Predicted 3D model of a 73-nucleotide RNA (transfer RNA) from a Limnochordia bacterium. Taxonomically the source falls in Limnochordia (Bacteria, Bacillati, Bacillota). The coordinates come from a structure-prediction model, not an experiment, and the mean pLDDT is 82. It matches the Rfam family "tRNA". Rfam classes the family as a transfer RNA.
[in-house]
RNA sequence: GGGCCUAUAGCUCAGUGGUUAGAGCACUCGACUCAUAAUCGAUAGGUCGUCGGUUCGAAUCCGACUAGGCCCA
Numbered sequence: 001g002g003g004c005c006u007a008u009a010g011c012u013c014a015g016u017g018g019u020u021a022g023a024g025c026a027c028u029c030g031a032c033u034c035a036u037a038a039u040c041g042a043u044a045g046g047u048c049g050u051c052g053g054u055u056c057g058a059a060u061c062c063g064a065c066u067a068g069g070c071c072c073a
Base pairs, nucleotide, nucleotide: 001072002071003070004069005068006067007066010025011024012023013022018056028042029041030040031039049065050064051063052062053061
């Protein structure tokens, strides 16, 4: 220098154009228990990496950039 992959909740991930973005774990609260753990229930938690573009509509498609990873030279 070139090519490819990844970026979504605190963590690990799903969601590949259509109303309002989800799960597990963790945190908080409650139930259960003499108590704790386990278990069960509930709440809260998101500029979907950034900036633009396409579209009636973008986490999703396109471009550039940022960060990380892999390969080639």